[in-house]
A computed fold for a 78-nucleotide RNA from a Candidatus Bathyarchaeota archaeon, annotated as transfer RNA. Taxonomically the source falls in Candidatus Bathyarchaeota (Archaea, Thermoproteati). RNAcentral holds the sequence, with entries from ENA. Model confidence (mean pLDDT): 81 of 100. Its Rfam family is "tRNA". Rfam classes the family as a transfer RNA. Rfam's curators write: Transfer RNA (tRNA) molecules are approximately 80 nucleotides in length.

RNA sequence: GGGCCCGUAGCGCAGCCUGGAUAGCGCGUCGGCCUUCUAAGCCGGAGAUCCGGGGUUCAAAUCCCCGCGGGCCCGCCA
Numbered sequence: 001g002g003g004c005c006c007g008u009a010g011c012g013c014a015g016c017c018u019g020g021a022u023a024g025c026g027c028g029u030c031g032g033c034c035u036u037c038u039a040a041g042c043c044g045g046a047g048a049u050c051c052g053g054g055g056u057u058c059a060a061a062u063c064c065c066c067g068c069g070g071g072c073c074c075g076c077c078a
Stems, first nucleotide, its partner, number of pairs: 001074007010027004020058001029045005051067005
């Protein structure tokens, strides 16, 4: 230097290809129930404007462009 993949709650992921209007699941966390207490189990809550910016569109996590960060492979120099 070239190519590919990834980035979405505290953590791990789905959703993206085929745009559709409450952004979901598990773990964790908070509160409650249950229990002598704890754990387990059950019920409920909070938490991400989707890496950043721009564009297209009536509408963008999703499509396009430019960056940033991470990973893998290839090449080049000495």